Bacterial RNase P class A from a soil metagenome, 356 nucleotides, folded computationally. Its mean pLDDT, the model's own confidence on a scale to 100, is 78. The RNAcentral record of the sequence draws on MGnify.
């Protein structure tokens, strides 16, 4: 110099003037004043997990959904750690939905003879049988997949021997399957022995198989509770008349309203209390699987133990402006119920392992 892993930072610093929340003092209940907290690594996407709340729910099987080499970690995962086993780099390292295709069903474009219990375009052979030639040889019946093409993928792979040519046909060697051993919790890996070969991919194609696994989500959901209209339920309301007997209807009378005033139109039980339910409010709301520092244990995620701090909680929703000064002139982005994660965006800078 080049790579590669892990970690942290995310302009400072001072002053004013607001804004949220919290303690405290004053107050004439209108404020006021002093102190003090006040956005992030991702607060994003909202993709998994799980507290919390309500609602379902004896239990169990079915559908659906989801996970998928092993072994830890953890409240719990599709997270993390550590190992196996595949690929990629000269290394550090980085990368994989990595269970089952001899249980079934599907699929495999174009090319190609043939895409899966196939098949023979060019090709090789003519040993055995027929014919036909004097003969070399040719013809037919036949044989083979070695070689060429096609293709992403041709039905184990080199050699050697065999044969007319050939071919696990026989044999060494790898690959595979199977059985045994041997070391490992295990994934799995050596080692011996055996089968001449089971018979192509694809399960992010249906499906098997093992596990997991109610719903909906803080606008959950929980108290307090107005006016208005509505409901029930008491008391008291002038009279007469109906019936379907209910405070239901007609008339008169009574009250309001309209009108200057009669008539006329219109409307109309009075009071109390109960429960729901809306406006609005309080709570849920942030001390939590919480931060740091130190120690043990552990290769590691990680637990354990002592210490120590308290760190935004809003709700038409605060966290801003504005001015000096400085630098190396500032990315991507702003909480909304809480945490764990994953991904995804990020100008620029420090720090540490390790490799070449």
């Nucleotide at each position: 110099g080049a790579g590669u892993c892990g970690g942290c930072c995310g302009g400072g610093c001072a002053g004013u003037c607001g804004c949220c929340g919290u303690g405290c003092c004053c107050g004439u209940c209108a404020g006021g004043g002093c102190a003090u907290g006040g956005a992030g690594g991702a607060a994003a996407g909202u993709c998994c997990g799980g507290g919390c709340u309500c609602c379902g729910c004896a239990g169990g099987a079915c559908a659906g959904g989801g996970u998928g080499c092993c072994a830890g970690g953890u409240a719990a995962c599709g997270c993390c750690u550590g190992g196996g086993g595949g690929g990629c780099g000269c290394g550090a390292g980085c990368c994989c939905a990595c269970g089952g295709a001899a249980a079934g069903u599907g699929c495999c474009a174009c090319a190609g003879a043939a895409a899966a219990g196939a098949u023979a375009c060019c090709g090789c052979c003519c040993a055995a049988g027929c014919g036909c030639g004097c003969g070399a040889g040719c013809g037919c019946c036949g044989g083979c997949a070695a070689g060429g093409g096609u293709g992403a993928a041709a039905u184990g792979g080199u050699g050697c021997g065999g044969u007319a040519a050939g071919a696990g046909c026989g044999c060494a060697c790898c690959g595979c399957g199977c059985c045994g051993g041997u070391g490992g919790c295990a994934a799995c890996a050596c080692c011996g022995g055996u089968g001449g070969c089971a018979g192509g991919g694809c399960a992010a194609a249906c499906c098997c198989c093992a596990c997991c696994u109610g719903g909906a989500g803080c606008a959950a959901g929980a108290c307090c509770a107005a006016a208005u209209a509505g409901g029930g339920g008491a008391a008291c309301g002038g009279g007469c008349g109906g019936c379907u007997c209910g405070u239901c209807c007609g008339c008169c009378g009574c009250g309001u309203g309209u009108g200057g005033u009669c008539c006329g139109c219109a409307c109309g039980g009075u009071u109390c209390c109960c429960g729901g339910g809306u406006a609005g409010g309080u709570c849920g709301c942030u001390c939590g699987a919480g931060g740091c520092g130190c120690g043990u244990g552990g290769u590691g995620a990680c637990a354990c133990g002592c210490g120590u701090c308290c760190c935004a909680g809003a709700c038409g929703a605060a966290u801003g402006a504005c001015u000096g000064c400085u630098c190396u002139c500032g990315a991507c982005a702003g909480a909304a119920c809480c945490c764990g994660g994953c991904u995804u965006a990020c100008a620029g800078g420090c720090c540490g392992g390790c490799u070449c």